[in-house]
RNA sequence: GCAAACCGCCGGUGACGGCGGGACGCAAAGCUAGGGGUCUCCCGAACGCCGGAGACAGCCCGGCUGCCA
Repeated sequence: GCAAACCGCCGGUGACGGCGGGACGCAAAGCUAGGGGUCUCCCGAACGCCGGAGACAGCCCGGCUGCCA
């Protein structure tokens, strides 16, 4: 410096996102959806397979940037 869970308000079919409160934690918990993974929606007899459209980077890998010592 950031900010989990949880709570309030708003948006969304939803995953989830924004704002406020709040701090579990974090050298990258900064940015990035390239590769995996998980989640949502549509299709479908079905919550499965296949296919399509989304979400998540505080799930992992990768890319760019990066404080003090």
A computed fold for a 69-nucleotide RNA from a soil metagenome, annotated as c-di-GMP-I riboswitch aptamer. Its Rfam family is "c-di-GMP-I riboswitch aptamer". Rfam links the family to the GO term cyclic-di-GMP binding. Of the family's consensus pairs, 95% are formed in the model. RNAcentral holds the sequence, with entries from MGnify. The prediction has a mean pLDDT of 86.